[in-house]
RNA sequence: AGAGCCGAGGACGUGGCCGCGUGCCGUGCGCGUCACGGCCCGAGGAAAGUCCGAGCUCCACAGGGCACAGUGGUGGGUAACGCCCACCGGCCGCAAGGCCCGGGACAGUGCCACAGAAACCACACGGCCCAGUGCCCGCCGACGCCUCGGCGGCGGCGGGUCACGGCAAAGGUGAAAUGGUGGGGUAAGAGCCCACCAGCGGCGCGGCGACGCGUCGGCUGGGCAAACCCCGCUGGGAGCAAUGCCAAAUAUGGGAGCCUGAGGUGGCCCGCCUCGUCGCGACUCCCGGGUAGGCAGCAAGAGGCCGGCGGCGACGCCGGCCCGAGAUGGAUGGCCACGGGCCCGCUUGCGCGGGCUAACAGAACUCGGCUUACGAUCGGCUCUGUCC
Numbered sequence: 001a002g003a004g005c006c007g008a009g010g011a012c013g014u015g016g017c018c019g020c021g022u023g024c025c026g027u028g029c030g031c032g033u034c035a036c037g038g039c040c041c042g043a044g045g046a047a048a049g050u051c052c053g054a055g056c057u058c059c060a061c062a063g064g065g066c067a068c069a070g071u072g073g074u075g076g077g078u079a080a081c082g083c084c085c086a087c088c089g090g091c092c093g094c095a096a097g098g099c100c101c102g103g104g105a106c107a108g109u110g111c112c113a114c115a116g117a118a119a120c121c122a123c124a125c126g127g128c129c130c131a132g133u134g135c136c137c138g139c140c141g142a143c144g145c146c147u148c149g150g151c152g153g154c155g156g157c158g159g160g161u162c163a164c165g166g167c168a169a170a171g172g173u174g175a176a177a178u179g180g181u182g183g184g185g186u187a188a189g190a191g192c193c194c195a196c197c198a199g200c201g202g203c204g205c206g207g208c209g210a211c212g213c214g215u216c217g218g219c220u221g222g223g224c225a226a227a228c229c230c231c232g233c234u235g236g237g238a239g240c241a242a243u244g245c246c247a248a249a250u251a252u253g254g255g256a257g258c259c260u261g262a263g264g265u266g267g268c269c270c271g272c273c274u275c276g277u278c279g280c281g282a283c284u285c286c287c288g289g290g291u292a293g294g295c296a297g298c299a300a301g302a303g304g305c306c307g308g309c310g311g312c313g314a315c316g317c318c319g320g321c322c323c324g325a326g327a328u329g330g331a332u333g334g335c336c337a338c339g340g341g342c343c344c345g346c347u348u349g350c351g352c353g354g355g356c357u358a359a360c361a362g363a364a365c366u367c368g369g370c371u372u373a374c375g376a377u378c379g380g381c382u383c384u385g386u387c388c
Stems, first nucleotide, its partner, number of pairs: 001384008010374001012339007020042002023039006029032001044360001048371002051369005056239004068235005073087005088102001089100004103230002108228002110224003125171001127167003132164002134161008143152003179197006198220001200217007243296004253287005264280005303322008340357007
């Protein structure tokens, strides 16, 4: 100088004035979700997104299986987790370090664009090979035929042809082409053979384990599961508007009393009216359910801080100390002074002067995580390079 990792800091404290909300006390009346006065207390590191895991509550539930969903290296931590720690493996980086939705691709199905002969069981586009089979040519040999010039098949040698056949080394395509490099070998080739490397399997050693190291073996035919699928593990549902308790007015259900006065209505009685009588209804009281409303749930909890001990660590154990937001249309704000914090300038220094004091955002049953948003700045450790 550059880079990597981690941490602190949530922007403050005190006082005064104004304002808001819960609680307590007092006063007042119009007795209320009231007004006024006093006292105490009054947002966050993420209160957020509501993504994951729990507590708590109600509902459902013999047992097992299927389906569906989640999860996925190993070991540990934890109430639990998809979180955290340590380790393993792979990839990236010179390094400090970083990243990984990190089980299974001989259980089955499916997909692999374009290009390419071929993308998965079998093949060969151009190409290589004449060792083998075949064909053509030449020479030689013995034999047969003969019109004595030759002709024919057979055998051998040599040459030609890649037709059958052999091959996959080199070329070309592709993200990927049936292990890689080198040597031997061959007609040409090939794990055909050998050495090293990669991979797979067996054995041995080390490790709780993922796995690592060594050795031996046959040489060994792609990828994708963030495609279906298979395997292991886990999983009832709904949520504080859960749920429980108290409980008006009006209306309604049940019961008792009464029918007294005016009026209504039905039955009995009666030729009709009046009277009578039994009901309905009304009235009074009691009981029940639900609503408005109120209370609980609801603020001491898997809580925080400090110290000691155990552990590499996440974390655990022990001891001490501390902890008054709780609204329900939803309060928590503003200004000033002093001090503090940070930055800049001047100064050897003490110090002086100036500026800033915000942003993201806001509880609503409560915790543990993750993720996202924003933050004046400050500090520590490590790596690489250069210089002294």
Notes:
This is a predicted structure of a 388-nucleotide RNA (Bacterial RNase P class A) from a Planctomycetota bacterium. The coordinates come from a structure-prediction model, not an experiment, and the mean pLDDT is 76. The sequence is in RNAcentral, with records from ENA. It matches the Rfam family "Bacterial RNase P class A". Rfam describes the family as follows. Ribonuclease P (RNase P) is a ubiquitous endoribonuclease, found in archaea, bacteria and eukarya as well as chloroplasts and mitochondria. It is annotated as a ribozyme. The gene name in the source record is rnpB.